RNA sequence: GCUGAAAUAACUCAACUGGGAGAGUGUUAGACUAAAGAUCUAAAGGCCCCUGGUUCAAUUCCAUGUUUCAGUG
Numbered sequence: 001g002c003u004g005a006a007a008u009a010a011c012u013c014a015a016c017u018g019g020g021a022g023a024g025u026g027u028u029a030g031a032c033u034a035a036a037g038a039u040c041u042a043a044a045g046g047c048c049c050c051u052g053g054u055u056c057a058a059u060u061c062c063a064u065g066u067u068u069c070a071g072u073g
Base pairs, nucleotide, nucleotide: 001072002071003070004069005068006067007066010025011024012023013022019056027043028042029041030040031039049065051063052062053061
């Protein structure tokens, strides 16, 4: 340089090929305990990478850009 894939919560990841954003870990609070751990319950935490386009409506479709990963020369 070329080709392909990915970007979603603090971390690891899912989901929907158009309309309600989620899990585990972690954090906080409560229960339990003499205390802690484990366990149980609840809560907080996201304008779904940027910009533009299509659409009544975009995390989702299209284009561009950025970053990361893999393959190849």

Notes: Transfer RNA from Bos taurus, 73 nucleotides, folded computationally. Its Rfam family is "tRNA". Rfam classes the family as a transfer RNA. RNAcentral records the identical sequence in 5 taxa. NCBI's taxonomy places the organism under Eukaryota, Boreoeutheria, Ruminantia, Bovinae, Bos.